[in-house]
Context: one part of a larger RNA
RNA sequence: CGCGUAAGGUGUCUGAUGGAAGGGGCCCUUUAGUACGAGAGGAACGAGGGCUCGGGGCCACUAGUUUACCAGUUGUCUGGCAAGGCAAUGCUGGGUAGCCACGCCCUGAUGGAUAAGAGCUGAAAGCAUCUAAGCUCGAAGCCGCCCCAGAGACGAGACACCUCAGAACGCUCGUAAAAGACGAGUUUGAUAGACUGCGGAUGUAAGCACGAAGCUUCGGCGACGUGUUCAGUCCAGCAGCACUAAUUG
Numbered sequence: 001c002g003c004g005u006a007a008g009g010u011g012u013c014u015g016a017u018g019g020a021a022g023g024g025g026c027c028c029u030u031u032a033g034u035a036c037g038a039g040a041g042g043a044a045c046g047a048g049g050g051c052u053c054g055g056g057g058c059c060a061c062u063a064g065u066u067u068a069c070c071a072g073u074u075g076u077c078u079g080g081c082a083a084g085g086c087a088a089u090g091c092u093g094g095g096u097a098g099c100c101a102c103g104c105c106c107u108g109a110u111g112g113a114u115a116a117g118a119g120c121u122g123a124a125a126g127c128a129u130c131u132a133a134g135c136u137c138g139a140a141g142c143c144g145c146c147c148c149a150g151a152g153a154c155g156a157g158a159c160a161c162c163u164c165a166g167a168a169c170g171c172u173c174g175u176a177a178a179a180g181a182c183g184a185g186u187u188u189g190a191u192a193g194a195c196u197g198c199g200g201a202u203g204u205a206a207g208c209a210c211g212a213a214g215c216u217u218c219g220g221c222g223a224c225g226u227g228u229u230c231a232g233u234c235c236a237g238c239a240g241c242a243c244u245a246a247u248u249g
Stems, first nucleotide, its partner, number of pairs: 003152001007163007017149003023053008036041001054107005062101001064099002069094005074087005110144003117137004169249001170186005191245003195240004199235004207228005214221002
């Protein structure tokens, strides 16, 4: 996308069936110096805890990344300053969100029928015998419970509601995403952007004033420091706010 299911549509389900790693190992405590054993020695069922391999999820913490961002700085160019371009992001020091592991959390319970096996009762065969009739147990395995998908399950199911109801396109987007799809919103509006605030990153902007090593042709120039200044700049986060765009269709 077409057809079917059906009068058209919206929402919620049932559950045939399919899938599944609620997994594996080690150690410690307790059971217990108990059972057992003359002694020497020396368990287990069960209960609790830890570590590790594997599996699933997450990002408050820690760590990594962070060509968002901030700062320092070299060479060169824009006449100078400021602000910038290029040089692997020029290099270096930090670094939010996101992603992530080295970080954090979970990996728990249980029923039924059985296998090998262990038995009860018990004949054939006056005995014996778990088996022939009958019955009780018994595994990380099987089928359930539980979790995921699931009515194209053609045996095409059920329930509720609507009858111009609803859907699609368009547009603003992301909890979604290869394209489709999915989800939020579309003025009866916080969907995205702008702005403001909060939170956060960097680390104290420019300009001006003062101080000042040093240089000087004695006119000045001046690295750097201090104050203004927890400044300036910026933000993939949170909130507020219809200013802009979701108009009209």
Molecule: large-subunit ribosomal RNA, domain VI
Organism: Candidatus Poseidoniaceae archaeon